This is a predicted structure of a 111-nucleotide RNA (THF (Tetrahydrofolate) riboswitch aptamer) from a Bacillota bacterium. The sequence was found by an Rfam model in a public genome assembly. Of the family's consensus pairs, 94% are formed in the model. NCBI's taxonomy places the organism under Bacteria, Bacillati, Bacillota.

[in-house]
RNA sequence: AGCAGAGUAGGUGUCAUGCGUUAAGUGCUAAGGGAUGGGAAGUUGCCCUUAGACGAAAGAUGCCCUGUUUUUAGAAAGGGGCAUUUGCGAUGUGGCUCCGCGUCCACUGCU
Numbered sequence: 001a002g003c004a005g006a007g008u009a010g011g012u013g014u015c016a017u018g019c020g021u022u023a024a025g026u027g028c029u030a031a032g033g034g035a036u037g038g039g040a041a042g043u044u045g046c047c048c049u050u051a052g053a054c055g056a057a058a059g060a061u062g063c064c065c066u067g068u069u070u071u072u073a074g075a076a077a078g079g080g081g082c083a084u085u086u087g088c089g090a091u092g093u094g095g096c097u098c099c100g101c102g103u104c105c106a107c108u109g110c111u
Stems, first nucleotide, its partner, number of pairs: 001111005010099002013096006019089003028052007038105003042101001058086009068077003
């Protein structure tokens, strides 16, 4: 000097465990700020804050309560609370898997 490789923030899928389902979260727009391969700067990627717009899937069982309705006055229906469970959500976190820095300098290997 040439060739090759490793390595980020994050993202897909999956498992586990949570949150919400009385609607947060996620996603979108604008402004400001921040971090980001080993080092430096850095964004069209990521995160945070503020403001705004939009937006949803609930069901079952058991127990307790009950001012409503029906009633043969035993109860039944409806409503509320708790627990369990099945779902739903561009849902949080962690593990695994796969994908994964454009520039310069470094790191590893070969010539």